[in-house]
């Protein structure tokens, strides 16, 4: 200088006006404060909060799934191990168990797991013996050489792979050296074994006050019928009608939940780190599913134009509704760290 790998920040300012929406005051129109994100988005995982179910314990279904370790918890982070890529810096993996049993493994091959061996090599040739070399396949019964053989074979050896014991390392997943005998296809993102955890339903959860109207209860009054000559009084109906009081349920409605919280920032301390502990400051939208805008002016920034300072246009993605923690998507532009390969020059 080129090419590159991790990761963080920021996302247009500033001022005047004129609007909208919450609260506080004086008081009916005025002041004052406060008003979107890094994602407010998908709603994909986990949690608080509410209501409903709910002895205990099992079955069933679900979901996680290499070690430690943060977390209130997570399928999230964070440091490892081990496979796989890349010179590298980095990147990346649903990564328990196939010797508990079932199953399955297309085509193409002789043959996909009990080896019924095409084509071959050989021998004592109606049959034995070998599976080294051919050849198909994604995958062929440890790979390679050398001895050996009638030809072959881990039949013997050396070196790789793998197993299994032993010793030392490391909390672990493992990792190393050593010794042993000779070898065990793959697939659980097929059934399944094993360890762990899982009740539903969602702030339009629930929760407290309450009109009109209709119903529904308790009481009462007016009525209707018997007794009787009548009246009063007493019995029955008072389930059928007015009316008038109470009481309860529930709509509309209103209020609460509603944002002070696993809170922010700043320091200090622990920790490889996620993250913890401690002190000090601050309070930051709360709706009616409905505000969070506009013109102007001057700075940024990027495209055109004429041209070397102007003029025109433009300024990404998106937008709150209980509330945190992630994880995933979108995101013009700019700005910082740390590192890593090649080439130059001193």
């Nucleotide at each position: 200088a080129g090419a590159g790998u991790a990761g963080g920040c920021u996302g247009u300012g500033c001022g005047a006006c004129c609007g909208c929406g919450g609260a506080g005051c004086c008081c009916u129109g005025g002041c004052u404060c406060c008003g979107a994100g890094g994602a407010a988005a998908g709603u994909c995982c986990g949690a608080a909060c509410u209501c409903c179910a709910u002895a205990g314990g099992g079955c069933a279904g679900g979901g996680u799934g290499c070690u430690g370790g943060g977390u209130a918890a997570c399928a999230c982070c964070c440091a490892g191990u081990g496979g796989g890529g890349g010179c590298g810096a980095c990147c990346u993996c649903a990564a328990g168990g196939a010797a508990a049993g079932u199953g399955c493994c297309a085509c193409a091959g002789a043959a996909a797991a009990c080896a019924c061996a095409c084509a071959g090599c050989g021998g004592u040739u109606u049959c034995c013996g070998c599976g080294a070399a051919g050849g198909u396949g994604a995958a062929a019964a440890g790979g390679c050489g050398a001895g050996g053989u009638a030809a072959g074979a881990g039949c013997u050896c050396a070196c790789c792979a793998g197993c299994a014991g032993u010793u030392g390392g490391g909390u672990g997943a493992c990792c190393a050296a050593c010794u042993g005998g000779c070898u065990u296809g793959g697939c659980a993102a097929a059934c399944c074994c094993c360890a762990c955890c899982c009740g539903g339903a969602g702030c339009a959860a629930g929760a407290u006050c309450a009109a009109a109207u209709a119903g529904g209860a308790a009481g009462g009054a007016u009525g209707g019928a018997g007794u009787g000559g009548c009246c009063c009084g007493c019995u029955c109906c008072c389930u059928u009608a007015u009316c008038c009081u109470u009481c309860g349920g529930g709509u509309a409605g209103a209020u609460c939940g509603c944002u002070u919280g696993a809170g922010a920032a700043g320091c200090a301390g622990g920790g490889c780190a996620a993250c913890c502990u401690g002190c000090u400051u601050c309070c930051u939208a709360g709706a009616g599913a409905g505000a969070u805008g506009g013109u102007c002016g001057c700075a940024c920034c990027c495209u055109u134009u004429c041209c070397u300072g102007a003029a025109a246009g433009g300024g990404a993605c998106a937008g709150a509704a209980u509330u945190c923690g992630g994880c995933u998507u979108a995101u013009a532009g700019g700005c910082c760290u740390a590192c890593u390969c090649u080439c130059g020059u001193u």